[in-house]
Context: one part of a larger RNA
RNA sequence: UCCUGGUGAAGGAACUCUGCAAAUUACCACCGUAACUUCGGGAGAAGGUGGGCCAACCUUUGUGAGGGGACAAGCGCCCCAAAGCGUCGGAUGGCCGCAGAGAAAUGGCGGUAGCGACUGUUUACCAAAAACUUAGCACUCUGCUAAAUCGUAAGAUGAUGUAUAGGGUGUGAUGCCUGCCCGGUGCCGGAAGGUUAAGGGGAUAUGUCAGCGCAAGCGAAGCAUUGAGCCGAAGCCCCGGUAAACGGCGGCCGUAACUAUAACGGUCCUAAGGUAGCGAAAUUCCUUGUCGGGUAAUUUCCGACCUGCACGAAUGGCAUAACGACUUCCGCACUGUCUCCACCAGGAACUCA
Numbered sequence: 001u002c003c004u005g006g007u008g009a010a011g012g013a014a015c016u017c018u019g020c021a022a023a024u025u026a027c028c029a030c031c032g033u034a035a036c037u038u039c040g041g042g043a044g045a046a047g048g049u050g051g052g053c054c055a056a057c058c059u060u061u062g063u064g065a066g067g068g069g070a071c072a073a074g075c076g077c078c079c080c081a082a083a084g085c086g087u088c089g090g091a092u093g094g095c096c097g098c099a100g101a102g103a104a105a106u107g108g109c110g111g112u113a114g115c116g117a118c119u120g121u122u123u124a125c126c127a128a129a130a131a132c133u134u135a136g137c138a139c140u141c142u143g144c145u146a147a148a149u150c151g152u153a154a155g156a157u158g159a160u161g162u163a164u165a166g167g168g169u170g171u172g173a174u175g176c177c178u179g180c181c182c183g184g185u186g187c188c189g190g191a192a193g194g195u196u197a198a199g200g201g202g203a204u205a206u207g208u209c210a211g212c213g214c215a216a217g218c219g220a221a222g223c224a225u226u227g228a229g230c231c232g233a234a235g236c237c238c239c240g241g242u243a244a245a246c247g248g249c250g251g252c253c254g255u256a257a258c259u260a261u262a263a264c265g266g267u268c269c270u271a272a273g274g275u276a277g278c279g280a281a282a283u284u285c286c287u288u289g290u291c292g293g294g295u296a297a298u299u300u301c302c303g304a305c306c307u308g309c310a311c312g313a314a315u316g317g318c319a320u321a322a323c324g325a326c327u328u329c330c331g332c333a334c335u336g337u338c339u340c341c342a343c344c345a346g347g348a349a350c351u352c353a
Base pairs, nucleotide, nucleotide: 001348002347003346004345005344006343007342008341010339011338014337019334027051028050029049030048031047036041038173052095053094054093055092057090058089061086062085063084066080067079068078069077071074096100108332109331110330111329113327114326115324116323120132121131136171137170138169139168140167141166142165148157149156150155174319175318176317177316179249180248181247184246185245186242187241188240189239190238193237194236195235199231200230205225206224207223208222211218212217250268251267252266253265254264277311278308289305290304291303292302293301
């Protein structure tokens, strides 16, 4: 010096990213217990009082010799119960210590907000959470040789199930709700027209050469090559539907008898221009926004405002009791976290022998 423990005057979070760590609390009985609430909870809320030993007494109760009772007469049943030995509790008096749950084990508590309803699950070895899951809700597919999945197949799962079933997707208890847009993309339906493959079809043209012609050249059939119009499915184009499908949800100008603001008007664009609710928010750049609360003093926190850079309704919106080794802020208690360090015990390093 370090490690593991212990004690500490006065103060008591001034420490620090943060009360991290430590301390406090702790058991049993009784008294008592708020907001809020889904009436179950919250709750061990909080906050108090008592607790040892000795003596005699009162009381509860067990056992119990014995006594009594009825009868269907039993190794049976019912009732009372002495002594002794136990036992729940009470009240009185006394005794000892600093201390009586005398050691050990053994909740600190309250308020506020965010997120997630909850129990549960997770990055084996840096993350336990607000992430995942969840019951509930919704959409969608599937009529049974089901859809879906595995397999080349046979076959299997689904399921020895049958739409109150099974698969997929999203949301995520509960409460109140879930607005507008189908132009784009997707899905579903439609089939008149346009486009369109292989294939069908074989026009035309070319080569070749029998023949014809004085020649130039023409040129049947065959064999090759070429391959037009025409016929030709789904799809796409097209016509509808569909947003708890993927997704989207405007700008400028003017206007009221102070000013300011604009219920109101004009205009451009769009598929439609963001409704309810919430809002400087896990979202707010400017920003430590402004006002209020809390503090002597607060970029955090809580309550408001709305100018939402860039909330918003199952990529769910807003509330919400209970719950949480979650996150934020405040308080009580308590403390060596600190002011500011000191000492003690054991161990390690180091030095010397």
The part of an RNA shown here (large-subunit ribosomal RNA, domain IV) has 353 nucleotides and comes from a metagenome.
The prediction has a mean pLDDT of 88.
It matches the Rfam family "Bacterial large subunit ribosomal RNA". Gene Ontology terms of the family: ribosome and structural constituent of ribosome.
RNAcentral holds the full RNA, with entries from SILVA.